[in-house]
Context: one part of a larger RNA
């Protein structure tokens, strides 16, 4: 230069009380202003104690700090069901033996590993300063041992089924949620008016379990034969002949149970009165709208013809056949191991920063509106550290 430029988005702040040496910034209230398909909430990633709670204020926080994702201490993360581990494959990886190569190694059989896929089971409600489908409190559910009883062809690393799947498209049946009215309580307004067709709040409730509906799919059964299905088959698959018009499978939602609980507005009493504990509780019903959620992995329809495997049902081989084994049904036990805090459109993840940038997923209120557009609000969160 210069006490000049900046102090990191022009969504904003104004009182008043408290703490305190000290308050624009910390806390509490009352106003106000912004977001709101985000700037709300819950996960994956990634981070790794940033979570709570006390206690300091040098340094870190572009200013001040009594405050902090800043020091220092203590506390915090409870699972048969959520996620994984496990069982099962894909791309892809490694690979016994093998083949090739001077070797280092290269490919690959059999296998064995690999989710971003398949595979068994939980829900409402309380509860903590911080965890909760894990604790607690009701109700309920799955695999699997072992016993008894009871019936009884069981039986795989093979055979079939199945699990199983593609892009668009319209329709039609519901829910979720949303209005409204009806019920219940509460009010009657400090500039006029408001006992009325007023206002304000509230009207909640699961998995399960019993029924098996709107649809959607498919004829059913029985006997005989039988070049496939590597070998066997009562199974699949293909023929014959015979009885029957309904059977079967699937399948949202409702209904009834769960639930004479529970929540609940709102009042009551207590204390250390900001607040919190504790008891006690009314209504709790019926209409329209209604989804991109759900039946539906469904229907049409169209060519580019659209994962495996297990898991499960079923057949018999080796075998075993008074065992064993399978089915039920009861009873008593098993169900480890890891991960769970907290950010996660962010000041805690990647950008050297408390950086106007990036970052899958999943909810989706109201008014107007054809909309997840806009505007203006709710739940809720928030004035962006001069």
């Nucleotide at each position: 230069g210069a006490g000049u430029a900046a102090c990191g988005a022009u969504c904003a702040a104004a009182g008043a009380g408290g703490u305190g040496a000290a308050a624009a910034a910390c806390c509490u209230c009352u106003u106000c202003g912004c977001c709101g398909a985000a700037a709300a909430a819950c996960c994956a990633a990634g981070g790794g104690u940033u979570c709570c709670u006390g206690u300091c204020c040098a340094a870190c926080g572009c200013u001040a700090a009594u405050c902090g994702a800043g020091g220092c201490a203590g506390g915090g993360u409870g699972a048969g069901g959520c996620g994984g581990c496990c069982c099962c494959u894909a791309a892809g990886g490694c690979g016994a033996g093998g083949g090739c190569g001077a070797a280092a190694g290269c490919c690959g059989u059999a296998g064995u590993c690999g989710a971003u896929g398949g595979g068994a089971a939980a829900c409402a409600g309380g509860u903590u300063a911080a965890u909760a489908u894990u604790c607690c409190u009701g109700u309920a559910c799955u695999u699997u041992u072992u016993a008894u009883a009871a019936c009884u062809g069981c039986g795989a690393u093979g055979g079939g089924g199945u699990g199983a799947c593609g892009g668009a498209g319209a329709a039609g049946g519901u829910u979720a949620g949303a209005c409204u009215a009806g019920c219940a309580c509460g009010g009657c307004g400090a500039c006029g008016g408001u006992u009325g067709u007023c206002c304000g709040u509230g009207u909640u409730c699961a998995a399960g379990g019993u029924u098996g509906u709107a649809g959607g799919c498919u004829g059913g059964u029985g006997u005989u034969c039988u070049a496939g299905g590597u070998a066997a088959a009562u199974c699949c698959g293909g023929a014959a002949c015979g009885c029957u018009a309904a059977g079967g499978c699937u399948g949202a939602g409702g209904a009834c149970u769960g639930a004479u609980a529970a929540c609940g507005a709102c009042c009551a009493c207590u204390c250390u009165a900001c607040g919190a504990g504790u008891g006690g509780g009314a209504a709790g019903u019926a209409g329209u709208c209604g989804a991109u959620a759900c039946c539906a992995u469904g229907c049409u329809u169209c060519c580019a013809g659209g994962a495996a495997a297990a898991a499960c049902c079923u057949c018999u081989a080796a075998g075993c056949u008074u065992c064993a084994g399978g089915u039920u049904a009861u009873a008593a036990g098993a169900a480890a191991c890891c991960g769970u805090a907290c950010c996660c459109u962010a000041a805690a993840c990647c950008g050297a920063c408390a950086c106007a940038g990036g970052u899958g997923g999943u909810u989706a209120g109201g008014u107007c509106g054809a909309g997840u557009a806009g505007a203006c609000c709710a739940a809720g969160g928030u004035g962006u550290u001069u």

Large-subunit ribosomal RNA, domain III from a Gammaproteobacteria bacterium, 386 nucleotides, folded computationally. Rfam family: Bacterial large subunit ribosomal RNA. The source organism's lineage runs through Bacteria, Pseudomonadati, Pseudomonadota and Gammaproteobacteria. The RNAcentral record of the full RNA draws on ENA. The prediction has a mean pLDDT of 84.